[in-house]
RNA sequence: ACAACGAAGAGUUUGAUCCUGGCUCAGGACGAACGCUGGCGGCGUGCCUAACACAUGCAAGUCGACGACGUUUGUGUAGCAAUAUACAAGCGGAGUGGCGCACGGGUGAGUAACACGUAGGUAAUCUACCUUAAGGUCGGAGAUAACAUUUCCAACGAGAUGCUAAUAUCCGAUGAUGUAUUUGGUUCGCAUGAAUCAAAUAUCAAAGUGCAAACGCCUUAAGAUGAGCCUGCGUCCCAUUAGGUAGUUGGUGAGGUAAUGGCUCACCAAGCCGACGAUGGGUAGCUGGUCUAAGAGGACGAUCAGCCACACUGGAACUGAGACACGGUCCAGACUCCUACGGGAGGCAGCAGUGAGGAAUAUUGCUCAAUGGCCGCAAGGCUGAAGCAGCAACGCCGCGUGAGGGAUGAAGGUUCUAUGAAUCGUAAACCUCUGUAGAAAAAGAGAAAAUCCUAAUUACUAUUAGGACUGAUAGUAUUUUUAAAGUAAGCCCCGGCUAACUACGUGCCAGCAGCCGCGGUAAUACGUAGGGGGCAAGCGUUGUCCGGAAUCACUGGGUGUAAAGGGUGCUCAGGCGGAUCUAUAAGUCAGUGGUGAAAUCCUGCAGCUUAACUGCAGAGCUGCCAUUGAUACUAUAGGUCUAGAGUGCGAUAGAGGGUGAUGGAAUUCAUGGUGUAGCGGUGAAAUGCGUAGAUAUCAUGAAGAACACCAGUAGCGAAGGCGGUCACCUGGGUCGUUACUGACGCUAAAGCACGAAAGCGUGGGGAGCAAACAGGAUUAGAUACCCUGGUAGUCCACGCCCUAAACGAUGGAUACUCGGUGUCGGGCCGUAAGGUUCGGUACCUACGCUAACGCAUUAAGUAUCCCACCUGGGGAGUACGAUCGCAAGGUUGAAACUCAAAGGAAUUGACGGGGGCCCGCACAAGCAGUGGAGCAUGUGGUUCAAUUCGACGCAACGCGAAGAACCUUACCUAGGCUUGAAAGGCAAGCUGCAGCCGAUGAAAGUCGGUUUCCCGCAAGGGGGCUUGUACAGGUGCUGCAUGGCUGUCGUCAGCUCGUGUCGUGAGAUGUUGGGUUAAGUCCCGCAACGAGCGCAACCCCUACACUUUGUUGCCAUCGGGUAAUGCCGGGCACUCUAAGUGGACUGCCUACGCAAGUAGUGAGGAAGGUGGGGAUGACGUCAAGUCCUCAUGGCCCUUACGCCUAGGGCCACACACGUGCUACAAUGGCCUCUACAAAGGGCUGCAAAACCGCGAGGUGGAGCCAAUCCCAAAAAAGAGGUCUCAGUUCGGAUCGGAGUCUGCAACUCGACUCCGUGAAGCCGGAAUUGCUAGUAAUCGCGCAUCAGCACGGCGCGGUGAAUACGUUCCCGGGCCUUGUACACACCGCCCGUCAAGCCAUGGAAGUUGGUAGUACCCGAAGUCGCUGUGCUAACCGCAAGGAGGCAGGCGCCUAAGGUAAGACCAAUGACUGGGGCUAAGUCGUAACAAGGUAGCCGUAUCGGAAGGUGCGGCUGGAUCACCUCCUUU
Repeated sequence: ACAACGAAGAGUUUGAUCCUGGCUCAGGACGAACGCUGGCGGCGUGCCUAACACAUGCAAGUCGACGACGUUUGUGUAGCAAUAUACAAGCGGAGUGGCGCACGGGUGAGUAACACGUAGGUAAUCUACCUUAAGGUCGGAGAUAACAUUUCCAACGAGAUGCUAAUAUCCGAUGAUGUAUUUGGUUCGCAUGAAUCAAAUAUCAAAGUGCAAACGCCUUAAGAUGAGCCUGCGUCCCAUUAGGUAGUUGGUGAGGUAAUGGCUCACCAAGCCGACGAUGGGUAGCUGGUCUAAGAGGACGAUCAGCCACACUGGAACUGAGACACGGUCCAGACUCCUACGGGAGGCAGCAGUGAGGAAUAUUGCUCAAUGGCCGCAAGGCUGAAGCAGCAACGCCGCGUGAGGGAUGAAGGUUCUAUGAAUCGUAAACCUCUGUAGAAAAAGAGAAAAUCCUAAUUACUAUUAGGACUGAUAGUAUUUUUAAAGUAAGCCCCGGCUAACUACGUGCCAGCAGCCGCGGUAAUACGUAGGGGGCAAGCGUUGUCCGGAAUCACUGGGUGUAAAGGGUGCUCAGGCGGAUCUAUAAGUCAGUGGUGAAAUCCUGCAGCUUAACUGCAGAGCUGCCAUUGAUACUAUAGGUCUAGAGUGCGAUAGAGGGUGAUGGAAUUCAUGGUGUAGCGGUGAAAUGCGUAGAUAUCAUGAAGAACACCAGUAGCGAAGGCGGUCACCUGGGUCGUUACUGACGCUAAAGCACGAAAGCGUGGGGAGCAAACAGGAUUAGAUACCCUGGUAGUCCACGCCCUAAACGAUGGAUACUCGGUGUCGGGCCGUAAGGUUCGGUACCUACGCUAACGCAUUAAGUAUCCCACCUGGGGAGUACGAUCGCAAGGUUGAAACUCAAAGGAAUUGACGGGGGCCCGCACAAGCAGUGGAGCAUGUGGUUCAAUUCGACGCAACGCGAAGAACCUUACCUAGGCUUGAAAGGCAAGCUGCAGCCGAUGAAAGUCGGUUUCCCGCAAGGGGGCUUGUACAGGUGCUGCAUGGCUGUCGUCAGCUCGUGUCGUGAGAUGUUGGGUUAAGUCCCGCAACGAGCGCAACCCCUACACUUUGUUGCCAUCGGGUAAUGCCGGGCACUCUAAGUGGACUGCCUACGCAAGUAGUGAGGAAGGUGGGGAUGACGUCAAGUCCUCAUGGCCCUUACGCCUAGGGCCACACACGUGCUACAAUGGCCUCUACAAAGGGCUGCAAAACCGCGAGGUGGAGCCAAUCCCAAAAAAGAGGUCUCAGUUCGGAUCGGAGUCUGCAACUCGACUCCGUGAAGCCGGAAUUGCUAGUAAUCGCGCAUCAGCACGGCGCGGUGAAUACGUUCCCGGGCCUUGUACACACCGCCCGUCAAGCCAUGGAAGUUGGUAGUACCCGAAGUCGCUGUGCUAACCGCAAGGAGGCAGGCGCCUAAGGUAAGACCAAUGACUGGGGCUAAGUCGUAACAAGGUAGCCGUAUCGGAAGGUGCGGCUGGAUCACCUCCUUU
């Protein structure tokens, strides 16, 4: 350089938003396990748990240096032979001896350590075998095993006597370049010293075998390899482990070791380690590396490789070059086995294998062919190291289960909008191909070359050439041939995250679930099916690790309000530090050298058909060490400076602190005077005080506490805090000056000091106030709020306590960064106004910052330094421990368990016993009522066979129902029918059915009899019937599955949109503001400009006029006529009819106002400010009402939940409520007479006149299908009469009798009439309704429903008032604003005790087990030391004996064991404490709104409980007013 590598988010808090913050998911990995499934091959991997116990087999032997033995063969000798003997060769099992057994293999218990890693040191060391170099290998001696004989013994084994060899053992000789000592030089080093030369003295070696080649042996030096020791640095958690240590630290001397060293000992000294974490506790083999991650990191330490440790547990040494020794020894202990009970044997954490444990991990395989190891000269032997095979989808990688064509889009399944489609699906069938794997057959490797033999060359080592032999795997890999689509697909998922949807079943059940969450009758979320998605010989689940998580933040976070600044200051350590010069070179940077094992990772190339896998090369291993340089910065050392800091000098403000003195006002008390009946207190009262004289008032006195006004977002102080005045003592600040020092500074863990109120101790003091307490009220209660009292306390002195919302919820210091306005202290300029500067203290605002709110030179901006603190909510500032305190308690400070949130800021609503403005018969002012009586009617309740159902605050209750005797009717009882009472379809059969008659019956119905339909000649058709079949039918359920319709807020004035703008966003703006209106009506202003649905208007009725029309209406004029009447001719003027037009718009005037508009008994006008009334109901709310008007999904019934019929019920009746009628009387009742309407209805109808009846009514039937006739009399009113205040000539209920009408039928259960009867009731408690003008009140008339039935409903007209000051209050509504912990939205939310269940946990008399030590006792084996009277081959000695050695004895140390007192950990424990969780338990109502007494913090006290109260503090308090300040004009 090329190349390569390289960073993703989502769900979940809310009505919605932004932020903070946790939980969860998608990825990768695994020595895995489990579920379902399973064709092949290659390469790997395979007890993570019990370092638990082990049956059986194997895992370390080999070698002729040695003396015997046995046996086989051959030869010789003797012998006829058997046989004996000698020699040679081979084989065998023991023994002496040599080497090996300290390697290889296993495991990870212990170990937090020089154990490991890395870099060094060893001048403080050793090293068998191997290599190199030099030299040597002489002479002797005595034993002993084997063996033989014999003794004991169950066994293991042991003993005695006798014989023998060596490369076994011993003695002597020789000997230096070895070693030791002494002396003298040379060179060098970091100290002790090292190397080397010379000289002297002393001392120490050896082994042979073989024919030979050769292999051995000894000494010295060197190398290589391996090992020991030492050092720097690195290496987990806990400080609720803070002090540890007596061989401890050092020295001197000695011992010991291969070697340094308290390694050991004696003596001396008193040190040594520790906040840079000692000591203690817990956990753990370490590393190369592995997994993950963009990286930095984090987690792990299987397989492979390096190191360490261990070998049943503990201790110990021996041998050896090397061990304190996995398959050696000794002792102790536990366990197992054998035993003749005397005693013995054993150690799989080697390979297989067994049991046990566990979710879980393999064959008692083959071979030494290769690689490697040990022995051997070699041949060779041994090798569970190793190479192979077996088992397991345990992992990675590769391959296959077919490929191409093929539409009648088959059958079948599933689904749907269902006579038909869609989908599975080119999928299948069918046709044409291919041949991997599997099957059969045939061929068939490489891994093999050495050692050995022969020959050649070479001084030797050795090299070359030739030859021979050797394969467990394995007849395997591989190759070829044959037939053949034949033998080979599952698992999970389908609500969102997250790719993939429907049907049925189920019905908060069964179940699912990683998080959010699904399931209560239409479940894409449960189960099944069809379809689809994903991966694939696997797929899912579970577990663990990393990631995502910037969620411990070095890279890369925060602390005003979300978790988080210590209450404040001083200060040691530590961290950081002004300007300048010089030096050094520790940090830093650069070069070079060494190392960073191999494997792994990465890159390239290569080998297996590919890949996994493997080989080769490179890069890398980010590190450490050494060395040479550089010197900007930091550091270190030295010098200089003055800008930081401090000192001096001159001024200055102040509630800064302490002590002492002193003053007046007020309060209470005391004494005295005056004076008399109350005072006091509250929302209202009462307790209390007062005729024993209070309160009030005057005078005098006493006491204690606090200091009005001044007083101020003024001042001072580090904070807490500080307030009359004066004096004394005293701290700090500021300004000015620039004389002095010369970085002396900043911060500050630990430490020290200060630290409101409450509280504690001792002693004083005590006026007022006032926890506790008492009493009175309030209340359902009132352990409170209110009142009357009142003790600690509040005050002082001394000593403790040490906490607060100790707050600016904002640590300290320094520097920088637009401005404006006040104010305090000082200086300068100026006559002044004012300006400027330094230091404080406030407010507003720009940039910037912030999640937003907000901060903004007094930062929450931009930066640096230091300290403190945070890491989801609850549990909990709790428990345990420690520490401080007299106590109360403070400081430090967890875990189990539990939840998926908790939280901040802001938004829109809703709400408030928050505020402002406004409206409404909302209140007020009035009138009439209801609530009391009787009756009517509806409802609840009760009753019943049934009293059918629905409607339930307003907005159910004279409502559905504009009319239940039958019917209606849905309910009950009883009797009946079953394709049905009505509809249409199909098939088959019959053709007459219906009707009529009879029987029965309550009827419906059932049974019987009778036989006359139409068209057609007939067949047949129409029609009808029967049977069957699908189906009908249901006022059965669900109004919470729905449509439609309706109620209500409310005829309230609101509800929205487009574009633009503002805001990260939800959203805001517009729609707010100033006016105005009935009105979001209109005007003005304005980052808005416009628009839509509503308002208004357009429609109808009514009030006036005009035009037209003129009968059935009308009659002014004309005529006729009657007893009388528009009765008639006539007319259309008027009234009226019913069509059209006009008219009213704040248009005009005056006043006010910018305008909109408002006001005026203004003018005019029939009407005046929407003239009056109606219709008309925005977006939406109430899962409001209705499945019983209708329609309709789903579910349910089908000889009944359908249909028919009779009778009964809906009308019951102790009672309660609603709505009405009639009354209680004289503004009245009764009687007689006389007037005046409107709007309607009428053929199954309205019905006149006339007659009958007291009457209801009857007879009657003119007239009228209606401006013609009828209903029809209007009533109140008016005139006259009577009654005279009474339960009445009021009132009419109830009851008796007699009737009328309707109707099949008035018994249950109609209306009306007449006669008689004559109840309650004398104006109505609490409470409550309607109404603002032609209204209320009052009077009658009509209509719908209807056979009949109206006090109800809907309409009509007649008569016809009172009052409204006004908006404080009640109710409802609209707009703005404010608070909120509400959003199902105050009928909200929510706190604590108590009761129940479950869970984890603290305390506890104790109990049990474990761990590590301490002190003492006992003390095996063993090393060492002493002894060694017993024993004793080598050497010395003639001998005696000696030297040396051994047994034995003693001592030190010491494992296990025992005793004692404690410590720590764990488990358990009657009882007990709080905590958490759990659809509908109890008591209250503490908090959220001013939460109804503002809340909260600390403290004290009291109370069932939330909590109350006192004292001090905070605003994270609403509202009103005031003060001050700021902004604008």
Molecule: small-subunit ribosomal RNA
Organism: Ignavibacteriota bacterium